[in-house]
Source information:
This is a predicted structure of a 90-nucleotide RNA (c-di-GMP-I-GGC riboswitch aptamer) from Oceanobacillus halotolerans. Taxonomically the source falls in Oceanobacillus (Bacteria, Bacillati, Bacillota, Bacillaceae). The sequence was found by an Rfam model in a public genome assembly. Of the family's consensus pairs, 85% are formed in the model. The prediction has a mean pLDDT of 83.
RNA sequence: GAAGAUAAAGGCAAACUAUCUGAAAAGAUAGGACGCAAAGCAAAGGGUCUACGGUUCUUGUUAAAAACUAUGAUCGCCUGGCUACCAAUU
Numbered sequence: 001g002a003a004g005a006u007a008a009a010g011g012c013a014a015a016c017u018a019u020c021u022g023a024a025a026a027g028a029u030a031g032g033a034c035g036c037a038a039a040g041c042a043a044a045g046g047g048u049c050u051a052c053g054g055u056u057c058u059u060g061u062u063a064a065a066a067a068c069u070a071u072g073a074u075c076g077c078c079u080g081g082c083u084a085c086c087a088a089u090u
Base pairs, nucleotide, nucleotide: 002090003089011036012035016031017030018029019028020027021026034076040082041081044079045078046077047074048073049072053069054068055067056066
């Protein structure tokens, strides 16, 4: 320097429930633990989700429906970046 145990201390908290925020995806708080060795931070690349708004189509006109669209969301999907507690053993 790399790896990280049927170890110890400590940490986080999925689904679900309640309340609140949001058009939605989703988020916050409390309860709750499926899991996690970076499940700490950060949306840079890819993926995924959403579509208030916008665009297209249509139409005499407007609207609706439909399709498309991220600037929205997700780091507990992957890659890369930054930082970090414990330490048997290799």